The prediction has a mean pLDDT of 82. A computed fold for a 78-nucleotide RNA from a Desulfuromonadales bacterium, annotated as c-di-GMP-I riboswitch aptamer.

[in-house]
C1' cells in the first nucleotide's frame, strides 16, 4: 500500500416497539428502547419492493438495515 476480519482493541451506529410532530400515503424527524451490523457511513446511478392520483403514462413520491454500482473510512492478528 492493497486484499482480507479476529473468543484483538479504540470508538461508532441502531431494528421491532413507545411517544411526540410532519405527510393522502409509502414513509420521516426527536426521545427513549436495542434486534442486530465490518462500514446498519455517504450516495436514488441500475434493478427490486412499497405508496398515492388514476387506469392514461414516457406520472409522481418512499425505501440504503433488499442487491449491484460509485464516493469515503477505524484498527491491524492469521
Nucleotide at each position: 500500500c492493497u486484499u482480507g476480519g479476529a473468543c484483538a482493541a479504540u470508538a461508532g451506529c441502531a431494528a421491532a416497539c413507545u411517544c411526540a410532530g410532519g405527510g393522502u400515503g409509502a414513509c420521516c424527524u426527536g426521545a427513549g428502547g436495542a434486534c442486530g451490523c465490518a462500514c446498519a457511513g455517504c450516495c436514488a446511478g441500475g434493478g427490486g419492493u412499497c405508496u398515492c392520483u388514476a387506469c392514461c403514462a414516457u406520472g409522481a413520491g418512499a425505501c440504503a438495515g433488499c442487491c449491484c454500482a460509485g464516493c469515503c473510512a477505524c484498527c491491524g492478528a492469521a